[in-house]
RNA sequence: GAGUUUGAUCCUGGCUCAGGAUAAACGCUGGCGGCGUGCCUAACACAUGCAAGUCGAACGCACACUCUUGCGAAAGAGAGUGAGUGGCGGACGGGUGAGUACCACGUGGGUACCUGCCCCAAGAUGAGGAAUACCACCGAGAAAUCGGUGACAAUACCGCAUAGCUUCGGUGACGAAGAAAGCUUCUUUUCGGAGAGGCGUCUUGAGAUGGGCCUGCGCCUGAUUAGCUAGUUGGUGGGGUAAGAGCUUACCAAGGCCACGAUCAGUAGCUGGUCUGAGAGGAUGAUCAGCCACACUGGGAUUGAGAACGGCCCAGACUCCUACGGGGGGCAGCAGUGAGGAAUUUUCGUCAAUGGGGGCAACCCUGAACGAGCAACGCCGCGUGCAGGAUGACACUUUUCGGAGCGUAAACUGCUUUUCUGGGGGAAGAGAACGGACGGUACCCCAGGAAGAAGCCCCGGCUAACUACGUGCCAGCAGCCGCGGUAAUACGUAGGGGGCAAGCGUUGUCCGGAGUUACUGGGCGUAAAGCGCCCGCAGGCGGUCUCCUCAGUUCAGACCGACAAUCCCCAGCUCAACUGGGGAGGGCGUUUGAAAACUAGGAGACUUGAGGGAUCAAGAGGGACAGGGAAUUCCGGGUGGAGUGGUGAAAUGCGUAGAUAUCCGGAGGAACACCAAAGGCGAAGGCACUGUCCUGGUGAUUUCCUGACGCUGAGGGGCGAAAGCUAGGGGAGCGAACGGGAUUAGAUACCCCGGUAGUCCUAGCCGUAAACGAUGACCACUAGAUGUUCGGGGUAUCGACCCCCUGAGUAUCGCAGCUAACGCGAUAAGUGGUCCGCCUGGGGAGUACGGUCGCAAGAUUAAAACUCAAAGGAAUUGACGGGGACCCGCACAAGCAGCGGAGCGUGUGGUUUAAUUCGAUGAUACGCGAGGAACCUUACCUGGGCUAGAAUGCUGGGGGACGGUGGGUGAAAGCUCACUUUGUAGCAAUACACCGCCAGUAAGGUGCUGCAUGGCUGUCGUCAGCUCGUGCCGUGAGGUGUUGGGUUAAGUCCCGCAACGAGCGCAACCCCUAUCACUAGUUGCCAUCAGGUAAAGCUGGGAACUCUAGUGAAACUGCCGUCGUAAGACGCGAGGAAGGAGGGGAUGAUGUCAAGUCAUCAUGGCCUUUACAAAAAACUCUUCUCAGUUCAGAUUGGGGUCUGCAACUCGACCCCAUGAAGCUGGAAUCGCUAGUAAUCGUAUAUCAGCAAUGAUACGGUGAAUACGUUCCCGGACCUUGUACACACCGCCCGUCAAGCCAUGGAAGCCGGGUGUACCUAAAGUCGAUAACCGCAAGGAGUCGCCUAGGGUAAAACUGGUGACUGGGGCUAAGUCGUAAACAAGGUAGCCGUAUCGGAAGGUGCGGCUGGAUCACCUCCU
Repeated sequence: GAGUUUGAUCCUGGCUCAGGAUAAACGCUGGCGGCGUGCCUAACACAUGCAAGUCGAACGCACACUCUUGCGAAAGAGAGUGAGUGGCGGACGGGUGAGUACCACGUGGGUACCUGCCCCAAGAUGAGGAAUACCACCGAGAAAUCGGUGACAAUACCGCAUAGCUUCGGUGACGAAGAAAGCUUCUUUUCGGAGAGGCGUCUUGAGAUGGGCCUGCGCCUGAUUAGCUAGUUGGUGGGGUAAGAGCUUACCAAGGCCACGAUCAGUAGCUGGUCUGAGAGGAUGAUCAGCCACACUGGGAUUGAGAACGGCCCAGACUCCUACGGGGGGCAGCAGUGAGGAAUUUUCGUCAAUGGGGGCAACCCUGAACGAGCAACGCCGCGUGCAGGAUGACACUUUUCGGAGCGUAAACUGCUUUUCUGGGGGAAGAGAACGGACGGUACCCCAGGAAGAAGCCCCGGCUAACUACGUGCCAGCAGCCGCGGUAAUACGUAGGGGGCAAGCGUUGUCCGGAGUUACUGGGCGUAAAGCGCCCGCAGGCGGUCUCCUCAGUUCAGACCGACAAUCCCCAGCUCAACUGGGGAGGGCGUUUGAAAACUAGGAGACUUGAGGGAUCAAGAGGGACAGGGAAUUCCGGGUGGAGUGGUGAAAUGCGUAGAUAUCCGGAGGAACACCAAAGGCGAAGGCACUGUCCUGGUGAUUUCCUGACGCUGAGGGGCGAAAGCUAGGGGAGCGAACGGGAUUAGAUACCCCGGUAGUCCUAGCCGUAAACGAUGACCACUAGAUGUUCGGGGUAUCGACCCCCUGAGUAUCGCAGCUAACGCGAUAAGUGGUCCGCCUGGGGAGUACGGUCGCAAGAUUAAAACUCAAAGGAAUUGACGGGGACCCGCACAAGCAGCGGAGCGUGUGGUUUAAUUCGAUGAUACGCGAGGAACCUUACCUGGGCUAGAAUGCUGGGGGACGGUGGGUGAAAGCUCACUUUGUAGCAAUACACCGCCAGUAAGGUGCUGCAUGGCUGUCGUCAGCUCGUGCCGUGAGGUGUUGGGUUAAGUCCCGCAACGAGCGCAACCCCUAUCACUAGUUGCCAUCAGGUAAAGCUGGGAACUCUAGUGAAACUGCCGUCGUAAGACGCGAGGAAGGAGGGGAUGAUGUCAAGUCAUCAUGGCCUUUACAAAAAACUCUUCUCAGUUCAGAUUGGGGUCUGCAACUCGACCCCAUGAAGCUGGAAUCGCUAGUAAUCGUAUAUCAGCAAUGAUACGGUGAAUACGUUCCCGGACCUUGUACACACCGCCCGUCAAGCCAUGGAAGCCGGGUGUACCUAAAGUCGAUAACCGCAAGGAGUCGCCUAGGGUAAAACUGGUGACUGGGGCUAAGUCGUAAACAAGGUAGCCGUAUCGGAAGGUGCGGCUGGAUCACCUCCU
């Protein structure tokens, strides 16, 4: 930065993604090289080999070899080998991270100490002795190994001498004590030696290096760990150490640590660094480097300068050998094996280099190290070719069938050779010589040939990249949102495309994004979040002035801050990675100096903060006591006589044993009307009749006193509504629980009648509330206006009122500012300061466990597993409300006629059937599609046929016409046979016409999807609405306009207005009708004139009338009156045929119902041209019961007519006969407001006929009623609430039942680590010690202290498991209710508490508004 809560918006807030990193692992793939890295798990167990030896110039011996002398034995010499004595080294190097929260580490200091080898300096190195290993012999044993006897050497061991020096004693003089080792080279030699070197040895001092110890500061989590400590803290004496010290011991004292977190528990090696990040930080501690710790587990000493990975002793576990007696072992060295695990390499080469040990040296040893091998595990580099090449080839994919894409891509032509292959040469790494594992490696040259070398992931949004097919909520995908239910850019495949590339993806982990723990850098009215309120210890912070100090602070210098790393510069490998050189930087720390503004400390002063005094003031502030009247109830008495009471309506209840009502008297308890208010007081909870006593706080004025005495406040203490608890009183009314009556499907409720705790008092507990202003306390500053309470002052006045100023409260509005918005706004949620408390997604949960408090109820402190991608705040638009206001409609009301009962007709459902074709299904399906089902229609069923199929066009073929007649078969359709005829043009061939012919191109489908569609239609609704442009308002969704006041049938019009205009609708324009005029006059008409008939516009004629059908006129609240600003309304006003839209029709806005129609038609996609079966109700027959006609006409019998190919299923009509139900229709319900309802006929379409009583039209006769808008239904507009937005047919709560998951409790059971006490106790140091050994020193043995380990005991902590049990979460959704919540959610809701109930929940008491509506009061603008 993005995605994700919503219909949309802003905010809060979590989740997720894009980046970087990795000791990684997994999947697919894999050409080369360089440099790195490679058991994170079982500090699990280890076969085998190697990893620490060396010195003959310390020593003796043995062995074999060579040389000399020599016959040989033997002797000597040389260079070796072997074990041993001895020296140095095995304390380094290498590994690992178990333990350790510690002076372990980091950093800075300190010193009471040690320091082999090394360096420097001084001195010395004389003279003796006794043993012993190896060896020889003997013995024990399986072995490991051991014992005895004997001999011998040293730089092994022990005395003696000496003492520059050291140590000790002493003031001192001085005294005492303390060493040693030799080996070798050269020269010389008279062979005794001497000299010069070298390496050693001893003593001492000094240095260097390395270490020991002490110490300031830094260093994880938990308070659901708050107290810990007896060698503990200090002192003295003794002991001990290299050295200080309770290090140890005896005695004495009673200290020491801790809220600045002791103790305990958990986790962890620490650091330089590494990763990330803009930084601050966060995470981490592989490889490299420093320190520490460990070496199978635990304990112990010895040697040594120094102590134990490849040393010793003991104990334990494990393992191996064994002759069963006893012995051996320790890969967390390098390889390697097994095991564990997602997972980590060769039983390699060399000491060539670097380094280490030994040695005078040569040299030896070195799994340190240097190299190679394996692994894409990481980083870096290179390659897989380059150029040309269009008919834009083939294939593939797609298509609107034209084409398009792949695509210059390929083929093809030319070129190059990094790499590769082959051949040849061939290093540096070695400072003079020898010496190269790597290595015939790097590198160089030549030849060959495009040759051997590309994959992985993705393509719905975030996020670069789209089409086809398959699939059909299946299979599957998924990081989040989410895709998939027949047209999937989201699954699978393909084509195409995008990204990265020898890799690409996935998974895990860390940082980032996350300002999502906020130091930098967040918040707390309503989103999570102010403790219910006050007092106050510690702590934090603190007014003005002067002087001093310099701790903080600031500045400057020095030291330290290892190497490597990071950054900058330079350099070496062809570049890079990698490596080398130089430089910079580094919080913190130590130290020196300076400054003195601020903080701090010290001293002094001040008055404005704070407090006090004096004078006034108001008050339901608190406690105790006393008194009062009204009312309810009860009791007694009187009057009175049938009801009362209660409700929506009732009933339970009370009442003739006298209620209710009414009068008098009495008793008792609780609460205090009016005043009363937005009022007052109090820290909050809270406080109200009157009086008295005691008592707290506050305000004003004054400026008299003290002189910063202050603010906040973790822990702590106190107060703290209601309910509740304990004990004792009290008890009128009210009233949880409970009983009864209603309501209801039920009613554990709402309503009614009763009624116990309780409510009241005293004493004590509890300690919680929506304890709210949902707003912590204190201080300062920042426009105003108005009301009100309590004070003070001023002007004025005789005085008061009025007016003005001011202090302290309280309330409304409001500027700036703030806020997500709502809103707040001097009583801040503004601007700043100080201190405290609290928050960090929703649920789980204010729950569990543990602790503390409580008599109990419970309170307080307070998690996790698991689960979701949201939960939430404010505001917007709708919709909805058993919210409000207003308006309309045959909506109600007022009327008329019906329906609902019967029979029949018709349509539907259902049932049945081989099929009873299909569709329409609340209003808005049901005399609907159908405005005509006997066949046809017909789509259905049974059966029989055809298969390019019934019709049409075209092409090719065939036929000989076409046509006509007849036969067979068949239900028909059809199939088949025979006969007959011989068209037109042309001489003919042939062509044309024709055809129940064949083939092909084509056809067909009332098959599916109306939820893929067009078109058409219904409905809200002929309701008055629905929008746009510009402007303005708002962060925004949006608003304004369109709201308001009137008016209308109407968003119709008028007025007003941050709006001004406009569009689709309304209205009008159109048609019919009502009046008139003009024109025209046949087929219509006939007044006048004439003729004429039995009659008749029949005829001449007429054009007047009716009429026909064209054009006009007419009606506009135009005129009058009243009301009104206007619009307009009203009027038994006028005129007029018609009067306020004259009546009727057509006309149907944006949209809603995935409404209806694929079967009118059209059409995308799919399907099709082959195919079935079964049961029940059904149906048939018989019997019984009921029963009303003259009306009514159903039904039935018989006989006819008509249409039609055909009236059996299944037509209509006529005649005769038959003569069913039904006697005005329950609940409920439909239509209609005038030429209407009702009633009466008539016609038409469809149509052969007809089911028509239907539909559509036409006219005749021709009403009643409308007070009115309370109510039912539907609708419009405004407003309000909302947890709804699929929009109330919404949302949603709890029990119960099912499955899954994690978790608490639990009789117990099984472990783990730690501490305490006691018993026992190895090795071993130390101490003690008569017998034995030894000349002695001393030793053996014994005893003692301590002690690893083992055992026992009682607790605590922690983990696992556990019959059963508690609640919780999730799930498709099942049960009960929903009258639990959201609207006044149908009893307003919620909080605390008590009680009751299947459950949501109900009720009581107190509280809150985060309650709608109406009314009243007050206040503001």
Small-subunit ribosomal RNA from an uncultured bacterium, 1421 nucleotides, folded computationally.
The prediction has a mean pLDDT of 80.
The RNAcentral record of the sequence draws on ENA.
It matches the Rfam family "Bacterial small subunit ribosomal RNA". Gene Ontology terms of the family: ribosome and structural constituent of ribosome.